[in-house]
RNA sequence: UCCUGGCUCAGAACGAACGCUGGCGGCAUGCCUAACACAUGCAAGUCGAACGAUAAGCCACCUUCGGGUGGUGGACAGUGGCGCACGGGUGAGUAACACGUGGGGACCUGCCUGAUAGUAAGGAAAAACAGUUGGAAACGACUGCUAAUACCUUAUACGCCCUUCGGGGGAAAGAUUUAUCGCUAUCAGAUGGACCCGCGCUAGAUUAGAUAGUUGGUGAGGUAAUGGCUCACCAAGUCUACGAUCUAUAGCUGGUUUGAGAAGAUGAUCAGCCACAUUGGGACUGAGACACGGCCCAGACUCCUACGGGAGGCAGCAGUGGGGAAUAUUGUACAAUGGACGCAAGUCUGAUACAGCAAUGCCGCGUGAGUGAAGAAGGCCUUAGGGUUGUAAAACUCUUUCGCUAGGGAAGAUAAUGACGGUACCUAGUAAAGAAGUCCCGGCUAACUCCGUGCCAGCAGCCGCGGUAAUACGGAGGGGACUAGCGUUGUUCGGAAUUACUGGGCGUAAAGAGUUCGUAGGCGGAUAAGCAAGUAAGAGGUGAAAGCCCAGGGCUCAACCCUGGAACUGCCUUUUAAACUGCUUAUCUAGAGACUGAUAGAGGUUAGGGGAAUACCUAGUGUAGAGGUGAAAUUCGUAGAUAUUAGGUGGAACACCAGUGGCGAAGGCGCCUAACUGGAUCAGUACUGACGCUGAGGAACGAAAGCGUGGGGAGCAAACAGGAUUAGAUACCCUGGUAGUCCACACCGUAAACGAUGAAUGCCAGUCGUCGGGCAGUAUACUGUUCGGUGACACACCUAACGGAUUAAGCAUUCCGCCUGGGGAGUACGGUCGCAAGAUUAAAACUCAAAGGAAUUGACGGGGGCCCGCACAAGCGGUGGAGCAUGUGGUUUAAUUCGAAGCAACGCGCAGAACCUUACCAACCCUUGACAUACUCGUCGUCGCUCCAGAGAUGGAGCUUUCAGUUCGGCUGGACGAGAUACAGGUGCUGCAUGGCUGUCGUCAGCUCGUGUCGUGAGAUGUUCGGUUAAGUCCGGCAACGAGCGCAACCCACAUCCCUAGUUGCCAGCAGUUCGGCUGGGCACUCUAUGGAAACUGCCCGUGAUAAGCGGGAGGAAGGUGUGGAUGACGUCAAGUCCUCAUGGCCCUUACGGGUUGGGCUACACACGUGCUACAAUGGCAGUGACAAUGGGUUAAUCCCAAAAAACUGUCUCAGUUCGGAUUGGGGUCUGCAACUCGACCCCAUGAAGUCGGAAUCGCUAGUAAUCGCGUAACAGCAUGACGCGGUGAAUACGUUCCCGGGCCUUGUACACACCGCCCGUCACACCAUGGGAGUUGGUUCUACCCGACGACGCUGCGCUAACCUUCGGGGGGCAGGCGGCCACGGUAGGAUCAGCGACUGGGGUGAAGUCAUAACAAGGUAGCCGUA
Repeated sequence: UCCUGGCUCAGAACGAACGCUGGCGGCAUGCCUAACACAUGCAAGUCGAACGAUAAGCCACCUUCGGGUGGUGGACAGUGGCGCACGGGUGAGUAACACGUGGGGACCUGCCUGAUAGUAAGGAAAAACAGUUGGAAACGACUGCUAAUACCUUAUACGCCCUUCGGGGGAAAGAUUUAUCGCUAUCAGAUGGACCCGCGCUAGAUUAGAUAGUUGGUGAGGUAAUGGCUCACCAAGUCUACGAUCUAUAGCUGGUUUGAGAAGAUGAUCAGCCACAUUGGGACUGAGACACGGCCCAGACUCCUACGGGAGGCAGCAGUGGGGAAUAUUGUACAAUGGACGCAAGUCUGAUACAGCAAUGCCGCGUGAGUGAAGAAGGCCUUAGGGUUGUAAAACUCUUUCGCUAGGGAAGAUAAUGACGGUACCUAGUAAAGAAGUCCCGGCUAACUCCGUGCCAGCAGCCGCGGUAAUACGGAGGGGACUAGCGUUGUUCGGAAUUACUGGGCGUAAAGAGUUCGUAGGCGGAUAAGCAAGUAAGAGGUGAAAGCCCAGGGCUCAACCCUGGAACUGCCUUUUAAACUGCUUAUCUAGAGACUGAUAGAGGUUAGGGGAAUACCUAGUGUAGAGGUGAAAUUCGUAGAUAUUAGGUGGAACACCAGUGGCGAAGGCGCCUAACUGGAUCAGUACUGACGCUGAGGAACGAAAGCGUGGGGAGCAAACAGGAUUAGAUACCCUGGUAGUCCACACCGUAAACGAUGAAUGCCAGUCGUCGGGCAGUAUACUGUUCGGUGACACACCUAACGGAUUAAGCAUUCCGCCUGGGGAGUACGGUCGCAAGAUUAAAACUCAAAGGAAUUGACGGGGGCCCGCACAAGCGGUGGAGCAUGUGGUUUAAUUCGAAGCAACGCGCAGAACCUUACCAACCCUUGACAUACUCGUCGUCGCUCCAGAGAUGGAGCUUUCAGUUCGGCUGGACGAGAUACAGGUGCUGCAUGGCUGUCGUCAGCUCGUGUCGUGAGAUGUUCGGUUAAGUCCGGCAACGAGCGCAACCCACAUCCCUAGUUGCCAGCAGUUCGGCUGGGCACUCUAUGGAAACUGCCCGUGAUAAGCGGGAGGAAGGUGUGGAUGACGUCAAGUCCUCAUGGCCCUUACGGGUUGGGCUACACACGUGCUACAAUGGCAGUGACAAUGGGUUAAUCCCAAAAAACUGUCUCAGUUCGGAUUGGGGUCUGCAACUCGACCCCAUGAAGUCGGAAUCGCUAGUAAUCGCGUAACAGCAUGACGCGGUGAAUACGUUCCCGGGCCUUGUACACACCGCCCGUCACACCAUGGGAGUUGGUUCUACCCGACGACGCUGCGCUAACCUUCGGGGGGCAGGCGGCCACGGUAGGAUCAGCGACUGGGGUGAAGUCAUAACAAGGUAGCCGUA
């Protein structure tokens, strides 16, 4: 960089919550949590036209005036009827005919509608009431009286029911104003309900088997009705891989929301259905319930109690507590709509209609409009000019929506009746008057600056920001977005083609089971006919309403509402079509198989045989070592090894042939022979006739290691032992060595089991090999062709690229397997398999924002190739040892100022610290200041000198003198003093904010660009390659062609010659001479300084490619860049310098500024660097002694500063010396205010270490090293330093193996801060989640047994008993009671499963700079990796 792949964001939505803010209205919505507990009030009553009785009041009558009777009246109760099964709430349970959709037949249905018929005759009670009485209460008990549309009997029966078809059975109720309302039976309808069936409807297989009334039959019972619904008997079935059973979760739907759609998520409000009503069970009544505001029982809880007993059920409306992030009033009214009852009036109605609260949501409106530049003030920024806020404000003019005040005032009602409500609406008045916030501004993502802070405080959706210049934190100014809201959080869909049906993949990124056979399943060749399941078309039914969409309409608009349409992609019925799929029938041969004949082969199994080699044994020869390694040692050997000869034993493996050759499904298979046996290929054929492909489960095979039993054991060799190596070495190396390796039988079932590439079929360019057949060309050669295998290269095409490419990774089809970010983890738990090791199946919590593939450019490699360099080597001389000088570290100190730190700091900044310098320390002083500019006032100087105090700065006193110009103005300039303020000043910090300058790689040969071309792209090409060069220097070739910065050249000096010029230079020849180029003269020479010439591989030979060049030669002063310098590409090192200078920011301002004196930078147990002098005879000392250049002195050469080594003579004679000179004592000289701390030199004396230097290390290739002196700068003085100068003047280079550094190409890479990289594991510490765990606690559930409330059912019913019958005895019927099975709760025992806790324990994850090593990435220093022990 491209790809893969996850994470994150931008959108929409919400019954939301939280933060900040808040003007109005309309329409909606409002306990998502505890199906938790509930105080209080209300939510279902009504009917006197069913009935008796009747208080108060009123009327009438009677009255013993106490009152009584009758009527009226209608309150509280009672009997009776209807209702209470609707309406309202909630979603616990339910994975189910619960729901949705479409069908079906064996049913019931109060009130309502229609129809037919009837409504007769009797009777017995019991509430109320009265009396007595129990109880705290709730509530009763007994006796007595009584009505009915309450109850009972009889009669009747068109139709009804049963029937053995003869027959049998069954009803009613009245009220009343006389009109009606009721009642009974039956039929029919409507409405509502019950039942059955097809299809649809969540997850888990780490739930695979479930089921005894279970499945079916017969017969009964039961029900409104079918049915194992229940029972008896019989049979043994039924469900399930198209997922039964079990577990978890969940009310379902119309719809809602997101989406382009397909689909995903969801099931608040509204509507349909279901389920539930404190928990569990049960029935009663009834048309309808197993009943929210009914009953019984059991449990838990709450309340009352006189302790004996009782009462209760807000998941109705309000409301309370509680829970919670969180959800409203104990409101008004029955006016409307609807419901119950009633003939009705009416009563009831927390249904409903309204109001209240809440920005909870949607919609609408407003918070003003126009003009207005002095571009006001203020704020902010600033480059100090200005910019911006900004027409914004002010000011002027105008308007009044909303609000407020006042007046009027509806519709909703059809005769009456209006909670809402004096509301909507209309009119008038009022004054710009009362009404703007929230979030954001680093990228994604619209919007930038200043200040504060300084990895702190904090931000953060992801990436990330913050360590002194933060557009990212906080504030401000400005800006952006939305707006009565804005933002955050949560949830859902989208983007996400990251589950891919639409619409993905599997060689290397995650992903092809190790291989084959094969079951179910899926898919399947050709022709014809039929059927109509799929499929297609038409028609019919249904798909509730609401919602979405379209059109129209109503509220001023919109939200909202109304009307209509479309749609509801579905299901069912029916008609038609017959191409395709399917099914059936018939046929075919191209797939597949079969037969015949050949062929190749390490295909398999078993048995037998063979030789070479290793080892061992026996014997011989023979003697001191052998063996092994990087080097050694352990080891073997004088008890005779190794070596060698002969013989023997035993086991394992089969050299050469041997080959990207062969065979096999894969694993795998290699000496020879035989037997048995599987498959393949080719050729031929007159056979079968789709018999095929794939393949979930399943089965078989399956390297090595490993396991069991029994053998075998030569070599090799885990473990183990020893020896080495090492810091260590539980390794690599060596010497030994046991399992094992081998055989038989039985297991295991995994590998990087790989072509990292599933199987099958068809199609799509070639070329060249090779193996096995056939055919043709007369052919064992060769050529052509064909079938089957196996390779290399390569086109189309594919691929992210690498690559693949008829043996596909191409184009298609079929089937199977597998993948969905990294880690945790192929792990835990559970299951299966195994003797075990373990295998297989296979998660989650938690954690990260990446992990990964291919390619690119660099960098790096204890990778490779080529090349260069005083890089090594060859040499010469040093350093490291001594003394001293100097710098540094360290230490010390009041201070020992500061910087420089591997090379590239350390005789460096410093071309020179006694004071000064000086920045440091101590002490003493100054504060607009030592220095600059500006202001005011004063003076006119300055300068110089003297004295006093003081360490001095400084202070004081005195002497001397009184500036210049002039327009004549206390005007100008200058100087001094005083004052005040702006400011000065800082060698204070940051070289990691900077400029400039410098070092270094490196004077290495490199670094790039334009156009073109190649590549999806990063990039590549050019710049690589073959030669060559000091060189990317040049030549040649080449998809490159050119160009730039570097290299080279141009520049300076030196070396040769020439021209010009000769003074202060020179003197060849001439003259003079004091003998000095001194003088005349001259300019030839030297020299000076200006300009030229000269060198270019130009010439010759050889070589090379006919090139570039290279080797040699000639000539030449110089020869192949002549020598030396200056010159330093793109860049690297956050290299160095804020103390040269400049400079941003920060800091100090009676001091971190300034002045002075003294001290320090010179200290000194020590360590290091750089030097000087030495250790001596190639020398020391003494004497003699020639020659130079640069440079300086005011000047081109006069003159001055000035030599040494060398050379010669003498002496010393190997010693700590006549070597060496440190140190110390004494005396002096010079500079300077001043040599104490702390200068240099001279003389006399003293005479230390040191006898050539360990490990290590430095410089140098020719006028060089070495050696000898000389000069200069700065400087008062101070050199062993630095920079220059000349004199004398070598040795060696075979060569590039190695060390170091560098260049080019190539290769590997997990590095890119680039190997001083990256990175693994244990241990220690902290935190987090998790597995095991003796156990313990709880939930769910199963099996067996015990107990057995209420209740219905069955049997019984000796006790009791109104209606009917009676022969009066009783009977029938009923009730209580008793018994039985069923059954809730409960109990006991044993399992199963889920969850909580749990001492201890296992691994995992994450953490700051911990410990130990260095396993991996380069050949990672033993190539790495997989399986196994």